The RNA shown here (Bacterial RNase P class A) has 346 nucleotides and comes from a Bacillota bacterium.
[in-house]
RNA sequence: CGACCCGGUCAGGCGAUCGCGGCCACCUAGUUGUGGCUGAGGAAAGUCCGAACAGCGCAGGGCAGGGUGCCGGGUAACGCCCGGCGGGGGCGACCCCAGGGAAAGUGCAACAGAAAUCAAUCCGCCGUGCCCUCGGGUGCGGUAAGGGUGAAACGGUGCGGUAAGAGCGCACCGGCGGCCGGGUAACCGGUCGGCCAGGCAAACCCCACCCGCUGCAAGGCCAAAUAGGGGAGGGAGGACGCGGCCCGCUGACCUCCCGGGUUGGCCGCUUGAGGUGCCGGGUAACCGUCACCCUCAGAGAAAUGAUCGCCCACGACAGAAUUCGGCUUACCGACCGGGUCGCAAU
Numbered sequence: 001c002g003a004c005c006c007g008g009u010c011a012g013g014c015g016a017u018c019g020c021g022g023c024c025a026c027c028u029a030g031u032u033g034u035g036g037c038u039g040a041g042g043a044a045a046g047u048c049c050g051a052a053c054a055g056c057g058c059a060g061g062g063c064a065g066g067g068u069g070c071c072g073g074g075u076a077a078c079g080c081c082c083g084g085c086g087g088g089g090g091c092g093a094c095c096c097c098a099g100g101g102a103a104a105g106u107g108c109a110a111c112a113g114a115a116a117u118c119a120a121u122c123c124g125c126c127g128u129g130c131c132c133u134c135g136g137g138u139g140c141g142g143u144a145a146g147g148g149u150g151a152a153a154c155g156g157u158g159c160g161g162u163a164a165g166a167g168c169g170c171a172c173c174g175g176c177g178g179c180c181g182g183g184u185a186a187c188c189g190g191u192c193g194g195c196c197a198g199g200c201a202a203a204c205c206c207c208a209c210c211c212g213c214u215g216c217a218a219g220g221c222c223a224a225a226u227a228g229g230g231g232a233g234g235g236a237g238g239a240c241g242c243g244g245c246c247c248g249c250u251g252a253c254c255u256c257c258c259g260g261g262u263u264g265g266c267c268g269c270u271u272g273a274g275g276u277g278c279c280g281g282g283u284a285a286c287c288g289u290c291a292c293c294c295u296c297a298g299a300g301a302a303a304u305g306a307u308c309g310c311c312c313a314c315g316a317c318a319g320a321a322u323u324c325g326g327c328u329u330a331c332c333g334a335c336c337g338g339g340u341c342g343c344a345a346u
Stems, first nucleotide, its partner, number of pairs: 001342010012311007020039007041317001045328002048326005053215004060247004065211005070084005085099001086097004100206002105204002107200002122147002124143008155173006174196002176193007219267004229258006241249001274293004279288003
């Protein structure tokens, strides 16, 4: 100097004029006015997970159903995060993995091929009998090393051996199993054994662990009005009982049709598993003590807009609706820190 990898910060700013939501103070008979403070995000998005909170006398037992899937740790919890193991990619820093089980069962793999799960032999190789036009044909036995087909053909490469071959034997490698050692564990290392038992479970399934449901349109309070209207059906032989079914428990209302009244106000609504800082523990995620901060949005058909001037990195994706912890997706540009590789110079 170039290329790359990982992590972090910002998300236009300042001023003036007018106009909005909330809180506080003062003034005003009231209407109202004045002043101060404050007012969208890293994703507020998706509604994909997990919770807090609220309601449901069963949130009791079970079935069905759903979720996760190597080991250990973190967390309120999670399908998240951190560390490690194994596998894969990359020269590397690093990145990725829907990562338990295929001798419990069922199933799938078109076409090609002889054959796609317990075997099999199309071409071939060997032995042997017969025939023959001295090329070859045919019967029996052996074989699966070579060739072909395919994504994949029942371990791989090499040597020996054999009639020809074959783990038949041997060496190394792979898988499987036994033993020993290390590690909390996943797993790793060593050694022994010819034991050789394809792939797919992001196919059904099996195994281990986890799961009550519904949701702020949850749920409360107040006010007001009307028709204590009409009809049908079910219910102590048991209605309703906040996903489905069964058992259990409880015990009196429930459903449908026609018609009438109300559609208003307030709460929930923002102080939290909160934020920031030092120190301590921990490889890390994170945890703990102490200190400081909290007028740090609470709208209710939905508030931050318009104009002008300057700066500038010339600004994208994009706006809260109960609140948090995550993941995923979208995204213009600026800056900071660390690391890898290559080149050159010293």

Rfam family: Bacterial RNase P class A. It is annotated as a ribozyme. Rfam links the family to the GO terms dimeric ribonuclease P complex, ribonuclease P activity and tRNA processing. Of the family's consensus pairs, 98% are formed in the model. The coordinates come from a structure-prediction model, not an experiment, and the mean pLDDT is 77. The source organism's lineage runs through Bacteria, Bacillati and Bacillota. The sequence was found by an Rfam model in a public genome assembly.